This is a predicted complex of two RNAs, RNase P RNA and transfer RNA, with 446 nucleotides together. Rfam match: Bacterial RNase P class A. Its mean pLDDT, the model's own confidence on a scale to 100, is 78.
[in-house]
RNA sequence: GGAGUCGGCCAGGCGGCCGCGGCAAGUGGGAGCUUGUCGAGGAAAGUCCGGACUCCAAAGGGCAGGACGCUGGGUAACUCCCAGGCGCGGUGACGCGUGGACAGUGCCACAGAGAGCAGACCGCCGAACGGCUUCGGGCAACCGGAGUGCGUGGUAAGGGUGAAAGGGUGCGGUAAGAGCGCACCGGCGUCGGCGGCAACGUCGGCGGCCAGGUAAACCCCGUCCGGAGCAAGGCCAAGCAGGUGCGUUAAUAGGCGGCUCGCUCAGCACCAGGUAGGCCGCAACGAGGUCAACGGAGACGUUGGCCCCAGACAGAUGGUCGCCCCUCACGCAAGUGAGGACAGAAUCCGGCUUAUCGGCCGACUCCCCAC
RNA sequence: GCCUCCGUAGCUCAGUCUGGUUAGAGCAACCGGCUCUUAACCGGUGUGUCGAAGGUUCGAAUCCUUCCGGGGGCA
Numbered sequence: 001g002g003a004g005u006c007g008g009c010c011a012g013g014c015g016g017c018c019g020c021g022g023c024a025a026g027u028g029g030g031a032g033c034u035u036g037u038c039g040a041g042g043a044a045a046g047u048c049c050g051g052a053c054u055c056c057a058a059a060g061g062g063c064a065g066g067a068c069g070c071u072g073g074g075u076a077a078c079u080c081c082c083a084g085g086c087g088c089g090g091u092g093a094c095g096c097g098u099g100g101a102c103a104g105u106g107c108c109a110c111a112g113a114g115a116g117c118a119g120a121c122c123g124c125c126g127a128a129c130g131g132c133u134u135c136g137g138g139c140a141a142c143c144g145g146a147g148u149g150c151g152u153g154g155u156a157a158g159g160g161u162g163a164a165a166g167g168g169u170g171c172g173g174u175a176a177g178a179g180c181g182c183a184c185c186g187g188c189g190u191c192g193g194c195g196g197c198a199a200c201g202u203c204g205g206c207g208g209c210c211a212g213g214u215a216a217a218c219c220c221c222g223u224c225c226g227g228a229g230c231a232a233g234g235c236c237a238a239g240c241a242g243g244u245g246c247g248u249u250a251a252u253a254g255g256c257g258g259c260u261c262g263c264u265c266a267g268c269a270c271c272a273g274g275u276a277g278g279c280c281g282c283a284a285c286g287a288g289g290u291c292a293a294c295g296g297a298g299a300c301g302u303u304g305g306c307c308c309c310a311g312a313c314a315g316a317u318g319g320u321c322g323c324c325c326c327u328c329a330c331g332c333a334a335g336u337g338a339g340g341a342c343a344g345a346a347u348c349c350g351g352c353u354u355a356u357c358g359g360c361c362g363a364c365u366c367c368c369c370a371c
Numbered sequence: 372g373c374c375u376c377c378g379u380a381g382c383u384c385a386g387u388c389u390g391g392u393u394a395g396a397g398c399a400a401c402c403g404g405c406u407c408u409u410a411a412c413c414g415g416u417g418u419g420u421c422g423a424a425g426g427u428u429c430g431a432a433u434c435c436u437u438c439c440g441g442g443g444g445c446a
Base pairs, nucleotide, nucleotide: 001367002366003365004364005363006362007361008360009359010358012324013323014322015321016320017319018318020039021038022037023036024035025034026033027032041342045353046352048351049350050349051348052347053229054228055227056226065225066224067223068222069221070084071083072082073081074080085098086097087096088095089094099220100219104218105217106214107213108212121159122158123155124154125153128152129151130150131148132147133146134145135144136143137142167185168184169183170182171181172180186210188207189206190205191204192203193202194201195200233280234279235278236277242271243270244269245268246267288307289306290305291304292303293302294301295300325340326339327338328337329336330335372445373444374443375442376441377440378439381398382397383396384395391429400416401415402414403413404412422438423437424436425435426434
């Protein structure tokens, strides 16, 4: 100098003017006004996980169902985070993946001989049994030799199919072959030593010759999980309708023309549930933020100081001007013009995922050059 | 705001649970025939990124994850 990996951070800056919402104080009879202060995010998003909180259910336990899954740690909890192990990829920094397929069951289409206690199409063989040919022997039945690869066979080296065909190399062995035997290598199981909390690593002995894939198929093992969700839920409660009591004197309507009684209704008082609506939950001291010290390899924890930090009417958080910054276009230049991502709180918090212009910082790797 | 379901041809739907060879059906559309012409009728015709991307698997419309779009319920 070039190429790259990982982690963290910012999210245009400053000032003037105008405006919007919350809270506090002051003022005003009130509407309001004034002053002060606070006012979007790293994702506020998706609603994919985990909790807080609330109601419902519930003696306790189990089954069913669901989620997760190497090991150790962190946390309120987690499918999150940190550190490590193993495998794969990369020259490397680093990235990605992760229980069990010798507990059992299922599936492995097409092709292919055969796809799971595997199989024989081509090829190879002629050992065994039979056939045929021929030679020799024998009177004959038949016996013996040679040949053929025709039938029954042997084989799994080689070819071929497939995503996948039951270790590799060599020597021996054989009719031909084959872990059939042996040596070495790979891999598996098991026992022991050493290192590590563990996953696991490493060394040595023994064993049988060798084991297919799939659990984001059923399943097995281990851990966890009651259900619903702030439109949860609680409080107050207009009007209409309802219930109970009174309904006495006077007045009205109906039953029956009149009276009495009864019923009904008006009226008055009380009551319960609860609609519209309002308030709380809910704007707050909180698994809070920040700084420092200490512990830890780290995630994180402990202690101390400081700070108070959006909030609803499903509704505010903006506009404009000037200077500066960045990008693009034009221009020799001075400069001029245009633009400045994704998005936007709604019960709150911890994560994950997705969207995102541009930039800054730190650690590290590889290559080239110079000293 | 919270919960839940769906997405396959131009339209309406099978197939997804239990993965398999070239994903089907009806209507519509197109071509040919019949007819003077049209309709009806008869014969024939499918170039679908199975909403998108990534993953598991030999193999994905189907299983898993994340997005995109749409529908329904709850005061």